[in-house]
RNA sequence: UACCGAUAAAGGCAAACCAUCUCGUAAGAGUGGGGCGCAAAGCCACAGUUCCGCUUGAGGUACAGGGAAAGAGGCGGAAGGCUGGGCUGCCGAA
Numbered sequence: 001u002a003c004c005g006a007u008a009a010a011g012g013c014a015a016a017c018c019a020u021c022u023c024g025u026a027a028g029a030g031u032g033g034g035g036c037g038c039a040a041a042g043c044c045a046c047a048g049u050u051c052c053g054c055u056u057g058a059g060g061u062a063c064a065g066g067g068a069a070a071g072a073g074g075c076g077g078a079a080g081g082c083u084g085g086g087c088u089g090c091c092g093a094a
Base pairs, nucleotide, nucleotide: 004092005091012038013037017033018032019031021030022029023028036081042087043086044085046084047083048082049079050078051077052076053075054074055073063066
């Protein structure tokens, strides 16, 4: 230095859930509590993925009345504790 990751040490983060104060049409986010877990569960949001909104599809059309809806597509957004990628980083037993 690279890999690796201890029932090492010091710290760190924080799932579900709860509160309902704030933001958002929504997906969700913030805050406080909580603690399942995490060696990148730090950062980015590039590819995939999932989700939301608008649009399109789709028109008085389909179908008896009454009067829809789905996949694919486009645009914008959300998550990232799902997979890959990029950048950075604490400690040091085997």

This is a predicted structure of a 94-nucleotide RNA (c-di-GMP-I riboswitch aptamer). The sequence was found by an Rfam model in a public genome assembly. Model confidence (mean pLDDT): 83 of 100. Rfam family: c-di-GMP-I riboswitch aptamer. Gene Ontology term of the family: cyclic-di-GMP binding. The model forms 91% of the base pairs in the Rfam consensus.